[in-house]
Formats: sequence, structure tokens, C1' cells
RNA sequence: GCAGAGUAGGUUUCGGAGCGUUUGAGCGCGCGGAUCUUCCGCCGCUUGCCAGUGCCUGCCGGACAGGGAGUUGCCGGCGGGACGAAAAGAGUAUCUUGCGGUUCCGGAAUCGCAUCCCGCUGC
Repeated sequence: GCAGAGUAGGUUUCGGAGCGUUUGAGCGCGCGGAUCUUCCGCCGCUUGCCAGUGCCUGCCGGACAGGGAGUUGCCGGCGGGACGAAAAGAGUAUCUUGCGGUUCCGGAAUCGCAUCCCGCUGC
């Protein structure tokens, strides 16, 4: 001098264990039923509530190859904002199936130290 290894973490996939999800109101000059001035069920529309993920934003914290430094990159916590949910069956204290950019654990594959200095392996 040239080449290479390895981090945090990301993505995909497989397995396991969880969490959330079955809706409140109004309107219908819609449908059906009944014990018919009313009630019940269903359907449609509007609206409310609205988990988690993802997105925008503010503040704070943490981590980032063997050593040191370290970002506008990575991860997390808290606050605010916009958007926003798929249920069904059964033998109904529950279970099964489904759904969610759902959480955690383990396996595999893949990407991967912005950058700077030093080091490691091979030539």
C1' cells in the first nucleotide's frame, strides 16, 4: 500500500408464548318480526370512543467492530398532532379460527461501525 474479519441495530422468514379486536349515539320518506301510537332484529349513512404499529413534531436519555472520538445516522422514554381496526363459530367463567405495518423469546438468511485516529488477519 491492497484485501478482509467483527458492533449496536434494521429487514425477511420459521417456531413458540402473549396483547388488542365482536361498539356508544343519531338519522333513514330502508327491510323484516312481534304481544303493533310502541318495541325488537337486520341493513345503510353520519358521528363519538378508538389498542398497537407506522407517520409528523418537541424535550430527554442510551448504544454504535479490539481501544479512543462520534453525526444530520440508530434505538428508547415522555409530551403534542394527523391518520386509524375484521371479525366469525362452538360444547360460552372458556375454547377454536381469523384479523393487526401488534409485543416478547429462540433459530436461519441478509444489510450493517456516516466519519476520523490507532489496532487485528492475509498478501
Predicted 3D model of a 123-nucleotide RNA (THF (Tetrahydrofolate) riboswitch aptamer) from a bovine gut metagenome. RNAcentral holds the sequence, with entries from MGnify. Of the family's consensus pairs, 83% are formed in the model.